[in-house]
Formats: sequence, structure tokens, C1' cells
RNA sequence: GGAGCGGGCCGGGCGACCGCCCCGCAACACGGGGAGGAAAGUCCGGGCUCCACAGGGCAGGGUGGCCGCUAACGGCGGCGCGGAGCGAUCCGCGGAAAGUGGCACAGAAAAUAUACCGCCCGCAUGGGUAAGGGUGAAAAGGCGGGGUAAGAGCCCACCGGCGCGCGAGCGAUCGCGCGCGCAUGCCAAACCCCACCCGGUGCAAGACCAAAUAGGAGGGAGAGCGGCCCGCUCAUAAUCCCUCGGGUAUGGUCGCUUGAGCCGCCGAGUAAUCGCGCGGCCCAGACGAAUGGUCGCCGCCCGCAAGGGCACAGAACCCGGCUUACAGGCUCGCUCCGGCU
Repeated sequence: GGAGCGGGCCGGGCGACCGCCCCGCAACACGGGGAGGAAAGUCCGGGCUCCACAGGGCAGGGUGGCCGCUAACGGCGGCGCGGAGCGAUCCGCGGAAAGUGGCACAGAAAAUAUACCGCCCGCAUGGGUAAGGGUGAAAAGGCGGGGUAAGAGCCCACCGGCGCGCGAGCGAUCGCGCGCGCAUGCCAAACCCCACCCGGUGCAAGACCAAAUAGGAGGGAGAGCGGCCCGCUCAUAAUCCCUCGGGUAUGGUCGCUUGAGCCGCCGAGUAAUCGCGCGGCCCAGACGAAUGGUCGCCGCCCGCAAGGGCACAGAACCCGGCUUACAGGCUCGCUCCGGCU
């Protein structure tokens, strides 16, 4: 200098004026705060809420190498094995020797094996063979030697596989030794088997308050004339008053933002992460749903210029993840190649 791999971060800046939402006040003035790294998809997990619930089982759903982290997870960290790459690094992961089932096209044959070309024996329409060719995502261990008519674990060495033993490791797994010529194709995001986990509901959860309308339950009073009584008329509960509880819709209040919180340092741990260790901080809380507009200077992009634009996107109970979108830019570590000293 070139090519690449893996992380982290920013994602217009400053100022003035006018507005909007929330808080400090009952109110004004004044002061403070006011979108994101994904607020998104709603795919996982939890808090919280109400309902249900002894335990266990069935059904259903989910997860899937091992160990750890965590409130929990399908997340994260470390490790193991396999695969790709010269490498940094990336991708994958229970069981196919319990059973059932499937395997397009091509191909002789897709798993009870079989034979198109080829090779060998032979006069042969017959027989032997599975080494070579060819098909496929996948073809009945690989490679070399011996052997043979040609061949073949038929025999041998090495590699692979399976079984047993010993050792290392918490474990996945690995190492070593012995034995067995070797039997087992692929698919479990097919059914299934094994192990572990999982009750439902979602802030329109849920709680409270007020008024009105209709109806219900309980209690009380008959109504009119009249100041009251007698009396008269009408009525026999269709009327009025009081109380009560529940439902529906509307409005209001709470839930609602101080929390698995944020920042820095120290400590434990390889790390994820953790610490009633220390110091500092309060950082939207709306609901017909605020977070906007105008201007000045600067930055970047487009344009000859005038001028225009600022990636993806926008809270809705909260939190931890994953995934997806993202103009432009900053930064850290590492790998390979080339040159020069």
C1' cells in the first nucleotide's frame, strides 16, 4: 500500500423568538423535563393484573451438544464436536442398530438390493463380477498391496467404523490399549422416542368516584279541595319519597412511571454477569394522545446558479432479548498478500 474478518459508537450542531404536553404552585410570572437505536415487527421471555389451581397423570405446546449467566428466555458467555476458508473468522448440533412412513428427476438400482456399458469364463440364448464408466443431494467403508479367469474385506497394512476396558474432564468429549473384516444410505421443520420446561388473561388488565335513564329489592306515604280536623270526590298501587346492591355506556381519578433504573470508579469472574461496595443523578407520561414552527451561523448531500434536502423511522403499562429497516460517518482489535528499511 492492497484485500478482508470481527466488535463498539454517532446518526445533524449551536443560538434567538413564538407555540404544545407534564411537573415544581391553587393560578400567573419564572424554573425544570419532553422520542429511538431501533420507539418498528409483536417473534420469544419476565414483572404487574384479574380469574383458576392439593399432588400426580393424560392431552396440547415449546426447547434440544455441554457447562455457566439471568427474574426468565428460543437470549448471552465460555467450552466440545463436525463442516467451509491459506487465515482472521463463519455456519451447524438429542435419537435413523425401537417402530411406522417418505425419498421428485436422473439412474441398473434409493435399501427385501440390483446390473445399462464394461471386465472374465464360454460355441451359447448361459454364468461369474461390482474394480472401472455413467446418474444423483445421497449408491452397501476409503486408499495401497496381495490375490484372482475377472473380481470382491476374499486376505494384509494404514485410515475410518463398531464393541469392551483403562485414563483425563463437573460435562459435552478426548487420549490410549485390546477385540471384531465391517452388519447399520438420507429425511425427525414426517409421525414418533427420550430429557427438560409451560395454567389462562392481557393496562380496552384491574381498582375507585360522580350524574342521568330504564328496571329490581326493602321500607314508608293514599291523592285533590283546605292553615288543620271533619267531610266530599277520585284511586287501591299504574303515583310519590327514602334506602340498597348490581349491570351497561359516558365522564373523571388511580394504575402511570423510582425502576431486574442511569452514569462513573473499585472489587470478583477468562467471559456473559454479579456486589446491602463507594460517589453522583431523576431522564416523556400523553389518551380525539404533546414532542412543532420561523429565522441566523456552521457541517454534509444534490444543483452552473437561484435554491432544495438531512438515512431508517416516531413513545402509548414497564422491562430483558431476538429479528428487520437505516443516507452518511467515527473508532478499536485481528488476518492474508505485496513493497521498502